RNA sequence: GGGCGGGUAGCUCAGCGGUAAGAGCCCUCGGCUUACACCCGAGUGGUCGCGGGUCCGAAUCCCGCCCCGCCCA
Numbered sequence: 001g002g003g004c005g006g007g008u009a010g011c012u013c014a015g016c017g018g019u020a021a022g023a024g025c026c027c028u029c030g031g032c033u034u035a036c037a038c039c040c041g042a043g044u045g046g047u048c049g050c051g052g053g054u055c056c057g058a059a060u061c062c063c064g065c066c067c068c069g070c071c072c073a
Stems, first nucleotide, its partner, number of pairs: 001072007010025004018056001027043005049065005
């Protein structure tokens, strides 16, 4: 330098053009318990890597750039 995959909550990930973006874990509160853990319920938490474009509408499609991984040279 070229090709492919990936970047979404603190962590691991889903979401593949249409409801104001979700799950598990973590965290907080409540229940349970003598108490803790487990378990049950509720809640907090997001410029969807950055900038542009297409579209009535973009996390999703297109272009450029940045970062991570693998392969080729």
This is a predicted structure of a 73-nucleotide RNA (transfer RNA) from an uncultured Verrucomicrobiota bacterium.
Its mean pLDDT, the model's own confidence on a scale to 100, is 84.
It matches the Rfam family "tRNA". Rfam classes the family as a transfer RNA.
It was read from a public genome assembly.